This is a predicted structure of a 123-nucleotide RNA (FMN riboswitch aptamer (RFN element)) from a soil metagenome.
RNA sequence: UGUCUUCGGGGCGGGGUGCAACCCCCCACCGGCGGUGACAGUCCGCGACCCCCCGGGAGCCACUCGGGGGUGGACCCGGUGCAACUCCGGGACCGACCGUGAGAGUCGGGAUGGGAGAGGACG
Numbered sequence: 001u002g003u004c005u006u007c008g009g010g011g012c013g014g015g016g017u018g019c020a021a022c023c024c025c026c027c028a029c030c031g032g033c034g035g036u037g038a039c040a041g042u043c044c045g046c047g048a049c050c051c052c053c054c055g056g057g058a059g060c061c062a063c064u065c066g067g068g069g070g071u072g073g074a075c076c077c078g079g080u081g082c083a084a085c086u087c088c089g090g091g092a093c094c095g096a097c098c099g100u101g102a103g104a105g106u107c108g109g110g111a112u113g114g115g116a117g118a119g120g121a122c123g
Stems, first nucleotide, its partner, number of pairs: 001123007013027004028106002030095002032046004041093002050070008075091005097109003
């Protein structure tokens, strides 16, 4: 470097209001992948969702495959240490789209999908 192959996301428990809420309110719970001097949801980058463009599948729409671009949430203080926005202590914050009898990080759906990437076999 090529071919094939496997893996590849967690979480609503209790109470309140209400005819009705895992959607509201209080408490609770969860944290993809690579990197970084030392372990990261909040640093650097990537992926998922969404939008746009180009090319292939004979034309258009649709669909599909490949490629490119855009968008894309959130952290501070103290301590230890040579070194930590990553550890320890404390206090915060964030979480696509569609759906729903009533507003969703935690329910249902697209998705038995896609996927950053991780491993294996062979050449």
Source information: Rfam family: FMN riboswitch aptamer (RFN element). Rfam's curators write: The RFN element is a highly conserved domain that is found frequently in the 5'-untranslated regions of prokaryotic mRNAs that encode for flavin mononucleotide (FMN) biosynthesis and transport proteins. Its mean pLDDT, the model's own confidence on a scale to 100, is 85.